[in-house]
Molecule: transfer RNA
Organism: Desulfobacterales bacterium
RNA sequence: GGAGAGGUGGCCGAGUGGCUGAAGGCGUCGGUCUCGAAAACCGGUGUCCCUUUACGGGGACCGUGGGUUCGAAUCCCACCCUCUCCGCCA
Numbered sequence: 001g002g003a004g005a006g007g008u009g010g011c012c013g014a015g016u017g018g019c020u021g022a023a024g025g026c027g028u029c030g031g032u033c034u035c036g037a038a039a040a041c042c043g044g045u046g047u048c049c050c051u052u053u054a055c056g057g058g059g060a061c062c063g064u065g066g067g068u069u070c071g072a073a074u075c076c077c078a079c080c081c082u083c084u085c086c087g088c089c090a
Base pairs, nucleotide, nucleotide: 001086002085003084004083005082006081007080010026011025012024018070027045028044029043030042031041032040046061047060048059049058050057051056063079064078065077066076067075
């Protein structure tokens, strides 16, 4: 350089244009159980910003930037990055 696949939360990973700020698993926090722990079970658990005395409420974010659309993680374009195969140089 050519061809192909991919980038989603702390990690893995699903995701028909609307039911998804995001399934499920792992991790983690709290609880139940227990003499105690583990296991099991129940519940919570992304980041930033605005707002609230507090509880809470609101907005944005799916690699980055654009576009299409009433509506985009999902479709299109460009770029960045990762992986696989092929080729070239060394």